This is a predicted complex of two RNAs, RNase P RNA and transfer RNA, with 417 nucleotides together. Rfam match: Bacterial RNase P class A. Model confidence (mean pLDDT): 76 of 100.
Formats: sequence, C1' cells, structure tokens
RNA sequence: CAAGCCGGCUGUGCGGUUGCGGGGGGAGAUAUCCCAACGAGGAAAGUCCGAGCUCCAUACAGCAGAAUGACGGAUAACGUCCGCCGAGGGUGACCUUAGGGAAAGUGCAACAGAAAAUAACCGCCCUUUUUGGGUAAGGAUGAAAAGGCGAGGUAAGAGCUCACCGGGGGUAAGGUAACUUACCCCGUCAGUGUAAACCCCAUUCGGAGCAAGAUAGGAAGCCGCCAGUAUUUAGCUGCUCGCUAAGGCGGUUUCGCAAAACGUCGCUUGAGCGUGGCGGUAACGUCACGCCUAGAUAGAUAACCGCACCAGACAGAACUCGGCUUACAGGCCGACUUGUUAU
RNA sequence: CGGGGUGUGGCUCAGUUUGGUAGAGCGCUUGGUUCGGGACCAAGAGGUCGUGGGUUCGAAUCCCGUCACUCCGA
Repeated sequence: CAAGCCGGCUGUGCGGUUGCGGGGGGAGAUAUCCCAACGAGGAAAGUCCGAGCUCCAUACAGCAGAAUGACGGAUAACGUCCGCCGAGGGUGACCUUAGGGAAAGUGCAACAGAAAAUAACCGCCCUUUUUGGGUAAGGAUGAAAAGGCGAGGUAAGAGCUCACCGGGGGUAAGGUAACUUACCCCGUCAGUGUAAACCCCAUUCGGAGCAAGAUAGGAAGCCGCCAGUAUUUAGCUGCUCGCUAAGGCGGUUUCGCAAAACGUCGCUUGAGCGUGGCGGUAACGUCACGCCUAGAUAGAUAACCGCACCAGACAGAACUCGGCUUACAGGCCGACUUGUUAU
Repeated sequence: CGGGGUGUGGCUCAGUUUGGUAGAGCGCUUGGUUCGGGACCAAGAGGUCGUGGGUUCGAAUCCCGUCACUCCGA
C1' cells in the first nucleotide's frame, strides 16, 4: 500500500422567533398573568424469549401440551451472555454449530440396483449333474452396500489370523468439568442413515394480563337465558382432582354531570445512569463520589428564519426492566490476519 | 393486548398430511381450419415455490428467523 476479519462509539451542529406537554417558583381579585429550566431511540419497531408488578388459592397433585438439550460460569431470570470442549469451513485473523439416546419399540430410505438391513444377481469354489451347499475377494447401482488397506491363510473366501489406521473398553497423567494425551485390553468390532419422523431420557413451565388491578360513587325497576342450595352455577384451567363464592350472564327504562376505554391512583427513583478504584481471562460483581433524565389519555416533543459543512439514514414513548431479531445515509476509533514492496 | 390463516407461471388454485421429476384451468405465442373473425384442433413458451439460514443423500413440503397481506377476540 492492497485485500480482509473482529469489536466499540456516534448518527447534523449553532443562534433566533412563535407554539405544545407535565411539574417547579412568583404575583394576584383566585379568573388569569409572569419567570427560568426540562421534554423520544439505538433501535422507542417486531411482540420472539425471560422477569418485575397485579388479580385469581401462599399456585399444590396427575394427565395432556410446550420449550430446552456437550461442559463450566454470569444473572433477579432466560431459549440470553461469557469462557471452554467436540464437529465442520477458511492459507489466516476468524466464522458456523437444536451438540442427549438409533443394542426400548415403531416408521421411512424415491429412481437405480440382486439386495437399502434375517444381503447371493453375475462371478468364484465344493459336491453332484441338477438340485444342494460354501463364499461379501471382484463386477455393476446408489447419497449411503455390512470397518479400510496390506500380508498370511483357504477348495474358493472371510477379522479366519496378524501389522497399521479407524471403533469400543480400562488404567494413568493433565483439567472443576466436557475433554485431551499416553499405555494396555477387546475381532461377540453388538450389526447403514434418519429422532428439526413418531418416540425414550433429563430439566423447566399454574392461568390471565396495566383494557392487570385499587379507590370514590350509585339508587329504583323491567325483559331474556342458566341454576334452584349442591351429582348445580360461576371463577381458578385444556381435562381430572382440589380450592373459592352463593346466585351468574346479557339487554333495557327512569333519576342523575356521570354508570364509563369516566375521575384519581397504578405512572415512573429504577435489578437506574455517569466517572473513578478494586476483584475476575471474560460475561459480570463490588466500593466511593456525583446526577434526576418524558409521563400523555384523542394523546405534547412542532413550525418558521439565518449560518456552517462531506447536505443529514432508519425511524416516534403509552406499566417497567434484561435480552433476541429486524431497519439504518454517513462519520470516527481500536485490535488482528494475509499478500506485495522498501529499509 | 391476545390468538389464527395465507404467500406456488400473467390470473385463480392443487401439490405440504406420508420429503424423492412442480401440475391443472383460464390467459399468451405459433400453426391449421374460415372469404375474414370467434369457436374448435395441434404444438409450444412461461416457475429464485415471499425471503435468509439450518436439518437431510435430497426441502414447495420439516425446523428457526424475517417480510407482506388478511381474519377473529378483548
């Protein structure tokens, strides 16, 4: 210098005018007026996981169902994250990985091929003359053919025997562990693949959700359906068991500001953010100091003007967090790899 | 806030259950028939199976993510 790989940060800036939202301060007659600050994101999105919070029973048992699946750790928790192991890919930095069980059982493997899992079609060998037997070395098919390859052996062959490689088991060393390495043993080495096919094993999961729920604040009637004091109804639950309540659901009229997606609370100080120290490889934890940073309920966060530059992407809170995934113009920083050239 | 469905030639749909050559009707093109057109007959073209990965020998089909459309309930 070129090509690449991994990670982090940022994502228009400054000034002015007029508005809007919720709080604060001040003046007033309590109508209103004035003042200075604050006011969307890294994804606020998708609503895919996990929690907090609330109600139902302090959420308890069985079935069904769902999710996860090497090992160790982090965390409130997780299907997330970190580290590490195995497998696969790349020259490499690095990337991907739902990665338990196929000797519990069942299913499937198109076409081709004799045969797709109790292998004999051709070939080879024996016997006998047409039947029978042995044989997986060779042929052809296929994604896959009964461990591979060589030697011995044999009628011909064959882990039948042996060496090496592969596979299984044991012991020792290292490691918390998954696992790795070395040595020894095993040819009864038990026999293809598929479990993101049914299934088996292990672990986890009660349901509903802020329109949750709490509170003030109803009264009097009518109509329809279910039930008739517990073998019923309603709720918790898809079913059983069990628990709770004793009426439940729907429609409608009058009074009344209103009977409701109403008012108030829940609602924003929180597993919070920033800086620094310490512990840890890291995720993360801990200590000190500092900070307060939207809270609406028809829903604010906007409009206009000026200047600057490389001309500004994706996009807008609605109970709150931790993750994941997806969208994203451009800019900045750092670690590393390969190749070439020069010194 | 909660739950479900669909995506396959230009259009409407099958195929997904049980993985194994991607099909049908209409439409389109060419030829024939006709004086000409339609109808009819014959032949043909046309497909990233919404999209990105994964499992598998092999994926429209199974699994995960994602995009778009659509329906239902509070």